[in-house]
RNA sequence: GGCCUGGUGGUGAAGAAGUAAACACGGCGGUCUGCAAAACCGUUAUGCGAGGGUGCGAAUCCCUCCCAGGCCU
Numbered sequence: 001g002g003c004c005u006g007g008u009g010g011u012g013a014a015g016a017a018g019u020a021a022a023c024a025c026g027g028c029g030g031u032c033u034g035c036a037a038a039a040c041c042g043u044u045a046u047g048c049g050a051g052g053g054u055g056c057g058a059a060u061c062c063c064u065c066c067c068a069g070g071c072c073u
Stems, first nucleotide, its partner, number of pairs: 001072007010025003018056001026044006049065005
């Protein structure tokens, strides 16, 4: 330098045009208990890398850039 994959809440991770953006872990409150743990219930979160474009509508499609990983030379 060329090509490919990825970037989503505190963490992991699904979603590939139109729902409240799942789910798990975590945090907080409660039930339970002699106290805890576990279990159960509720709750939490300003989350779609940045900027443009297309479109009635974009996390999702297109372009450029940034970051991470991989392959080739």